[in-house]
Order: sequence, then structure tokens, then C1' cells
RNA sequence: AGUCGGCCGGGCGGUUGCGGCGGGUCCCGGCGACCCGCUGAGGAAAGUCCGCACUCCAGAGAGCACGGUGCCGGCUAACGGCCGGGCGGGGUGACCCGAUGGCAAGUGCAACAGAGAGGAGAUUGCGCCGCCGCUGCGGCGGCCGGCGUGAGGGUGAAACGGUGGUGUAAGAGACCACCGGCAGGGGCCGCAAUGUCCCUGGCCAGGCAAACCCCACCAGGAGCAAGGUCAAGCAGGAUGUCGCGCCUCAGGGCGCCCGCGGCUGCUCGUCGCGGCCGGCAUCCGGGUAGACUGCAGGAGGCGGCCGGCGACGGCCGCCCCAGAUGGAUGACCGCCCCCUCGUCAGAGGGACAGAAUGCGGCUUACAGGCCGGCUU
Repeated sequence: AGUCGGCCGGGCGGUUGCGGCGGGUCCCGGCGACCCGCUGAGGAAAGUCCGCACUCCAGAGAGCACGGUGCCGGCUAACGGCCGGGCGGGGUGACCCGAUGGCAAGUGCAACAGAGAGGAGAUUGCGCCGCCGCUGCGGCGGCCGGCGUGAGGGUGAAACGGUGGUGUAAGAGACCACCGGCAGGGGCCGCAAUGUCCCUGGCCAGGCAAACCCCACCAGGAGCAAGGUCAAGCAGGAUGUCGCGCCUCAGGGCGCCCGCGGCUGCUCGUCGCGGCCGGCAUCCGGGUAGACUGCAGGAGGCGGCCGGCGACGGCCGCCCCAGAUGGAUGACCGCCCCCUCGUCAGAGGGACAGAAUGCGGCUUACAGGCCGGCUU
């Protein structure tokens, strides 16, 4: 100078305010009030991007469609996460980056430039022939034409292998040797991705799948306002009763008043029996407000040992660590720490940001500081 990884995220004390839990006093009890004690945000609590737990709904099994993931092996409850390895690229190096299966199944796409962008292409060039002109007859020129050529020049990110030779009028995998690359088969190391070696082949197959598509694997839907329990009031249903009092466990009985809520059916009428409406009482089912729960002992934290390169796993010990719902976790003061300014007395500042069912990740924000490995 650089690269990678881990960690901290002001400390102590006091005053006061608020949430939760426990205890005590007041109160017949509940509610409530007061007092005391304990406790009260983060590395990201954030974005809500993935994956689970949990809950309800749906569902015989299997498949299609839609969506996602995409080298190999492992870890994990699971993952698009993490660890290790392979391959490709960058860097002197430590190290970093890569959705990194298939384009030799089919379809499709390729700006600008360029003659031509996929079984292509004749702009220039090269060669041959014809025509015209000049000639010192050897040839030369043409802003003429035809044919051949993919070798040279030029365009482009990319132009249908590279070098050398044979061959040819000039050329060309047209042919040959070597190299590169590809396909098929086989051997070896490796669980595998892959690597390496040998043989054969035809001369060569371009790029893009974060284009459709193919292949393999994964996936039912909605979400804690999920869901559960209790349950005022109003409405509904059932039973009893229709003036008062007393006794009895209850069924029921007795006494007084002197007549029984209203309407109505049976009946001549009374008594009696029944119906409807209304009042009251009790009970029932669903369930609103409301309350409680879900909801804090968990894939939990810390420490040690062991296994593993590692992610991670196992065992032992200790600990209990927010739980709101008008949504608490705040403010002030003193001392210390760090930074800046300074007239050396002091002044100013200390980031990003805050739970809401829980957990594992990813991503993003972050003043300042500490530790370690490695490279040049």
C1' cells in the first nucleotide's frame, strides 16, 4: 500500500415520567387508588424479498396448466441461504466475480457499419476470355463486358478453423501433415461436477435460453385483524304464571280479599277447558359490543468439551431475557470517553435507526472504534 474475516455501537451514578410482573395497604369483594421491589428494543427491531413453525379452509390418488429454482457434493426444520469443491474470467499476489443444465431437437433474434449476419456474400483485389485504344510488337492502358475465386484489403461484437505444403489460369479442406476444436467409444483418479490419456470419425459444427422452448427438481389456498374460549344488551325459541300472604326439600296445601290482564272458541248462561296478543319469571341455541387467549420455556441465550477442512452437529453446566393495543421503553443533571473549534478559560457535537405471533436467511442504512489472518 492492499485484501479478507470477526467484534463493539458510549460507560457509571442521581432525579423524574411511562409499560409489564410480583407483593402490601385502603375497600365486603371486583374495579380502582397509593406504596415497595424487579424488569423494559436492535445489529439491523427496517425493506417485507425468500424459507419454515403455527392456524383455518379445501382436498381419494395421479396428472395438466401457471410459477419458481438450475455445475457437483454437503449442512439445515426449510430455503432463492450457508459451507466445501469443479469450471470460466479478472488481478504480480492475498483474493474477487459468475442464474454456471441443454443452441449437434424445433422456432426466433442480432442495433450501427458493411457487398454479405447463416449452408451467406462479388465492394475492392486476383486470374482467364472477349471488345476498344496505344505501341518501340516485348506488351501497356480502359471511369468496358462476361466468367471463375473466398486466398489479400476493408466493415463489424461476430464474416463459415490456424500454420505450412500439394495443386491451380488465379484460388479454395479440393487434397495432405501438424495443431486447435467437436462427436462417438474405451481406460484411469474422484461419491460427483470435472480432469487426464488412447482409438475412431468427418474436415469444422458461429453467438444468444436473464428469447420461446426442452430436461430435472420444488410448490394446494389464505394468513395472528390466522384461529380459539367466555359472553352484557337487543332480537329469536321453550316452559310457567296472571291479586296478596303463609307452610313444605318437593309434589302440593292453607288463609284473606270477594273476584282473577285484554280479546276469543266450545256453551243458552255460569263453572270448566282451550287459543291468540301482552306483561313478568326461569331456561335454551347462535352470537354483537367487550374481555381473555393465541403471546413469550423457544429450531432460546451464554460458557466449556468432543466430532467435522467448514457450514454444522452431539454432550454437560448455568440462566429466564420486552410483550404494548390513545400502542410504554422518555427527559434532565454530574463525572469519565471520543471528535471538532479555540483568544487555552471554555464551547459545540457523538451515527443509522426503534419491537407487535415467533424463528432462520438475504438485502439496504450506519458517526466512530477495536482485533486477527494473509499478500505485494
Source information:
Predicted 3D model of a 376-nucleotide RNA (Bacterial RNase P class A) from a marine sediment metagenome. The model forms 94% of the base pairs in the Rfam consensus. It matches the Rfam family "Bacterial RNase P class A". Rfam's curators write: Ribonuclease P (RNase P) is a ubiquitous endoribonuclease, found in archaea, bacteria and eukarya as well as chloroplasts and mitochondria. The RNAcentral record of the sequence draws on MGnify. The prediction has a mean pLDDT of 76.